[in-house]
């Protein structure tokens, strides 16, 4: 340094349910565990969700300023540490 164990010790928490908040997607709190060795932080790229308000329509629509870090990649930051 690299990988990370049926290893201590501990950490976070999917769907769902409740309540709160938002136009929505989604947030937030308690409950609750599919799971995760960065499932911490971060919307920088690229995906992907929504479309209140805008722009357009006969109707359809279009578009992020709003979102998702438990999609994939880039920055930061980080406890343990067997065996190879």
């Nucleotide at each position: 340094u690299c990988u990370g164990a049926u290893a201590a010790g501990g950490g976070c928490a999917a769907a769902c349910u409740u309540a709160u908040u938002g136009a929505a997607a989604g947030a937030u709190a308690a409950g609750g565990a599919c799971g995760c060795a960065a499932a911490g932080c971060u919307g920088u790229g690229g995906g992907c969700c929504u479309a209140a308000a805008g722009c357009a329509u006969a109707a359809c629509g279009c578009u992020a300023u709003g979102g998702c870090a438990g999609c994939c990649a880039g920055g930061c930051u980080g406890c343990c540490g067997a065996a190879g």
The RNA shown here (c-di-GMP-I-GGC riboswitch aptamer) has 84 nucleotides and comes from Domibacillus indicus.
Its mean pLDDT, the model's own confidence on a scale to 100, is 88.
Of the family's consensus pairs, 82% are formed in the model.
The sequence was found by an Rfam model in a public genome assembly.
Its Rfam family is "c-di-GMP-I-GGC riboswitch aptamer". Gene Ontology term of the family: cyclic-di-GMP binding.
Lineage of the source: Bacteria > Bacillota > Bacilli > Caryophanales > Domibacillus.